[in-house]
A computed fold for a 325-nucleotide part of an RNA from a Candidatus Woesearchaeota archaeon, annotated as large-subunit ribosomal RNA, domain IV.
Context: one part of a larger RNA
RNA sequence: UCCGAUUGAGGGAACUCGGCAAAAUAGCCCCGUGACUUAGGUAUAAGGGGUCCCUGCGAUUGUAGCAAUGCAAUUGCAGGGUGCAAUUACAAAGGGGGUCCGACUGUUUAACAAAAACUUAACUGACUGCUAGCCUGUAAAGGUGCGUAUAGUCAGUGACGUCUGCCCAGUGUCAGUACUUUAAGCUCGGUUUCAACUGAGUGAAGAGCUGAUAAACGGCGGGAGUAACUAUAACUCUCUUAAGGUAGCGUAAUACCUUGUCGUUUGAUUGACGACUUGCAUGAAUGACGUAACGAGAUCCCUUCUGUCCCCAAUUGGAAUCCUC
Numbered sequence: 001u002c003c004g005a006u007u008g009a010g011g012g013a014a015c016u017c018g019g020c021a022a023a024a025u026a027g028c029c030c031c032g033u034g035a036c037u038u039a040g041g042u043a044u045a046a047g048g049g050g051u052c053c054c055u056g057c058g059a060u061u062g063u064a065g066c067a068a069u070g071c072a073a074u075u076g077c078a079g080g081g082u083g084c085a086a087u088u089a090c091a092a093a094g095g096g097g098g099u100c101c102g103a104c105u106g107u108u109u110a111a112c113a114a115a116a117a118c119u120u121a122a123c124u125g126a127c128u129g130c131u132a133g134c135c136u137g138u139a140a141a142g143g144u145g146c147g148u149a150u151a152g153u154c155a156g157u158g159a160c161g162u163c164u165g166c167c168c169a170g171u172g173u174c175a176g177u178a179c180u181u182u183a184a185g186c187u188c189g190g191u192u193u194c195a196a197c198u199g200a201g202u203g204a205a206g207a208g209c210u211g212a213u214a215a216a217c218g219g220c221g222g223g224a225g226u227a228a229c230u231a232u233a234a235c236u237c238u239c240u241u242a243a244g245g246u247a248g249c250g251u252a253a254u255a256c257c258u259u260g261u262c263g264u265u266u267g268a269u270u271g272a273c274g275a276c277u278u279g280c281a282u283g284a285a286u287g288a289c290g291u292a293a294c295g296a297g298a299u300c301c302c303u304u305c306u307g308u309c310c311c312c313a314a315u316u317g318g319a320a321u322c323c324u325c
Stems, first nucleotide, its partner, number of pairs: 001319008010310002014308001019305001027051005036041001038159001052081013082086001094303007101295002106118002122157007133144004160290004165220003170217002172213005179208003185202006221239005248282001249279001260276006
């Protein structure tokens, strides 16, 4: 010096990206338990007290006995004893509050990622009437399934609550189609005949055409003016689109400007929370907004606690190094 432990005056997160690490809490019994809530929970919430040994008295149960009572186990009350300390070792939660995300249990990158990712119940759409649809296979055949629409397959969203606005012009899908276009083939004709070539007719799907469809892919404007302070604009005009972003939420896991502005928190805060909100570039199953419970998730605060720190010290077990042998 390194590795592993133990202890520490006073302070107590001042350390640090961050309480990382450590400390603290801890079992059982009794008391007690707020907000919130899907009324189940939250909950061991929080927060208190007790816990060893001896003696006395009482109770309950078992067993023996007719019973009194004996023995055994459990339990309540009272008195006393010892130590600094009685779950004395081992084992054994720190707690509380706010916000974000994901409902939850579960799953995952064997060996840098456990998560807000995946899954999930639930919701929605599409295909499918069984010799089904979908999948494997060139095929025969096989799986789903010896199942049958309360089923199977595919896709999206993701408990629950309140909801899910407008647009079918584009792309896609589906349906229709008197008509237009149209390959080969076939029919008829032309080139004196055959072959080859050529013209006309017929002609499927597709496309054109007509509709439907957004919990299909997706999309959801601009410029002026106007109210008796000012400001703003319920109102009016205008260009334009398929339709011009509704309800919600909003400086957000989304906001460039930005450390936005105001308030709370601090002695002091690019933090956190609550508001406002002109949203560079929010927004409704590419789901929107809430949400009890849950989380080795992200973030902020309070309390307890501590060698994280002020500021290091001592003890102890090992390793390395140096000196001597």
The full RNA is in RNAcentral, with records from ENA. It matches the Rfam family "Archaeal large subunit ribosomal RNA". Rfam links the family to the GO terms ribosome and structural constituent of ribosome.